[in-house]
Transfer RNA from a Candidatus Micrarchaeota archaeon, 75 nucleotides, folded computationally. The organism belongs to Microcaldota, within Archaea. Its Rfam family is "tRNA". By type it is a transfer RNA. The prediction has a mean pLDDT of 83.

RNA sequence: GGGGCCGUGGUGUAGCCUGGCCUAGCAUACGGGCUUGGGGUGCCCGCGACCCGGGUUCGAAUCCCGGCGGCCCCA
Numbered sequence: 001g002g003g004g005c006c007g008u009g010g011u012g013u014a015g016c017c018u019g020g021c022c023u024a025g026c027a028u029a030c031g032g033g034c035u036u037g038g039g040g041u042g043c044c045c046g047c048g049a050c051c052c053g054g055g056u057u058c059g060a061a062u063c064c065c066g067g068c069g070g071c072c073c074c075a
Base pairs, nucleotide, nucleotide: 001074002073003072004071005070006069007068010028011027012026013025020058030046031045032044033043034042051067052066053065054064055063
């Protein structure tokens, strides 16, 4: 220098190809409650996220463009 993949709550991950379904789902962590003599387990509730900017569109996590960051391959 060229190419590919990826970026979503504190953490991991689904959704992206095929735009709209609900308040962006699930697990875990964290907070509260119930249970227990206490703790753990279990059950219930809560909390919190689409890397940044622009474009397309009635509507974007999803499509397009440009950045930033990470990993890998080629030279």